Predicted 3D model of a 112-nucleotide RNA (Guanidine-I riboswitch aptamer) from a Gammaproteobacteria bacterium. It was read from a public genome assembly, where an Rfam model found it. Model confidence (mean pLDDT): 85 of 100. It matches the Rfam family "Guanidine-I riboswitch aptamer". Rfam's curators write: This family represents a conserved RNA structure found upstream of the ykkC and yxkD genes in Bacillus subtilis and related genes in other bacteria.
RNA sequence: GAAAUGUGCGUCUAGGGUUCCGGCCUGCCUUACGGCGGGCGUCUGGUCCGAGAGAGGCAGUCCCGCAGGGUGCGCCCGGCGGGAUACACGGCGGGAUAAAAGCCCGGGAGAU
Repeated sequence: GAAAUGUGCGUCUAGGGUUCCGGCCUGCCUUACGGCGGGCGUCUGGUCCGAGAGAGGCAGUCCCGCAGGGUGCGCCCGGCGGGAUACACGGCGGGAUAAAAGCCCGGGAGAU
């Protein structure tokens, strides 16, 4: 000094907060039932967000095999089965949403 082409989309998890629901505390009104507010996520919850370096599914891509169709004999086309899709330490800061985060910037900077 150089070094990524390392696929996509659902489901879920670690994790994450607090719009909404629920929970807890509390003020006012009410005989009461109840009504209208305020606060708490340090509140194990439901909804919600959620991983490149977490799980699993489907698809995609590549390789091999089997049988088949078409053909201008050069090839082309889908089907089925099997296999591969490796590795991966990582800020500060910023951004979105109600808000935060292992989300996004980002397989980035940097380290090795």